[in-house]
Context: one part of a larger RNA
RNA sequence: UUGGGUUUAAAGGGAGCGUAGGACGCGUUUUAAGCGUGUUGUGAAAUGUAGGCGCCCAACGUCUGCAUCGCAGCGCGAACUGGAACGCUUGAGUACGCGCAACGUUGGCGGAAUUCGUCGUGUAGCGGUGAAAUGCUUAGAUAUGACGAAGAACUCCGAUUGCGAAGGCAGCUGACGGGAGCGGCACUGACGCUUAAGCUCGAAGGUGCGGGUAUCAAACAGGAUUAGAUACCCUGGUAGUCCGCACGGUAAACGAUGGAUGCUCGCUGUGUGCCUUUUGUGGUACGCGGCUAAGCGAAAGCGUUAAGCAUCCCACCUGGGGAGUACGCCGGCAACGGUGAAACUC
Numbered sequence: 001u002u003g004g005g006u007u008u009a010a011a012g013g014g015a016g017c018g019u020a021g022g023a024c025g026c027g028u029u030u031u032a033a034g035c036g037u038g039u040u041g042u043g044a045a046a047u048g049u050a051g052g053c054g055c056c057c058a059a060c061g062u063c064u065g066c067a068u069c070g071c072a073g074c075g076c077g078a079a080c081u082g083g084a085a086c087g088c089u090u091g092a093g094u095a096c097g098c099g100c101a102a103c104g105u106u107g108g109c110g111g112a113a114u115u116c117g118u119c120g121u122g123u124a125g126c127g128g129u130g131a132a133a134u135g136c137u138u139a140g141a142u143a144u145g146a147c148g149a150a151g152a153a154c155u156c157c158g159a160u161u162g163c164g165a166a167g168g169c170a171g172c173u174g175a176c177g178g179g180a181g182c183g184g185c186a187c188u189g190a191c192g193c194u195u196a197a198g199c200u201c202g203a204a205g206g207u208g209c210g211g212g213u214a215u216c217a218a219a220c221a222g223g224a225u226u227a228g229a230u231a232c233c234c235u236g237g238u239a240g241u242c243c244g245c246a247c248g249g250u251a252a253a254c255g256a257u258g259g260a261u262g263c264u265c266g267c268u269g270u271g272u273g274c275c276u277u278u279u280g281u282g283g284u285a286c287g288c289g290g291c292u293a294a295g296c297g298a299a300a301g302c303g304u305u306a307a308g309c310a311u312c313c314c315a316c317c318u319g320g321g322g323a324g325u326a327c328g329c330c331g332g333c334a335a336c337g338g339u340g341a342a343a344c345u346c
Stems, first nucleotide, its partner, number of pairs: 003318004007300002012314001014201004021194002025088007033081002035077008048066007091191001092188003096183003100179001103177007110154001114150008125136002162169002206247006216240001220236004258313006266291010295302002319346003328339004
């Protein structure tokens, strides 16, 4: 490389948009590049092959024919692929109507709790643990009442609930922006799928500058535990946690399952819309779950939300360690990220 694979054995890119490329609906007409077929030319010799001949045979040699699977020219064919023209509506999109949602951005508002401050009540402990101690406290703590301040997070509702491409999103409310779904079937007429490169988004932690800092809390300090204890437990506590702007670009970024389309028994629950019904209910579309037929699978299991049956495109894998390391290059303020070996060894 081919082949075979990628839920769990090695292997799906974290996600989206999208260029080149790849592959691509239905009908009619046309073209003849691919394709098929015929023929012509050429395809040196040797080699190969069929037959003959010459060495006693054979190897070998020699003669004739064929082949030389290639290229080109000229005809013919038109199912398929490609090109051209015209048309179609089921793929795709647009418009209209309807309700839907923790979807995003940015304002305003709310209560509980926490900590702190002031004042009152009140007196000797509080706190913490397996047990303690460090710590706080007669300069009046803890507890309790009133008032005030600040920051962060939103109890119940709340649910294998909903929304979002993924990351993710939850108090109430306004503004702006986006979205899928359903209904009827008006419009466009293949406009569609995938996507190397590229661009954008991307939890937590981290970085720069400026703010903020209630809680919690790496580092750090002390108290314990212990043989030791640079830990687990306790008391404190700084970065950080929050906001704005910028960077970084990784996660068990998981459904460990790339995207799109079609096809293939059912039962059951639930969210939203529509239709239906005598209160029951039944149907349908799109989601979210459970159980299963066939089928698949090494099995566990998957099973119309496929890991089934197929097609198209992309990504990735090819024994373990060395190693996601070294070197180089690219990116970054740095931290580090991306790309990514070999020797050696089993």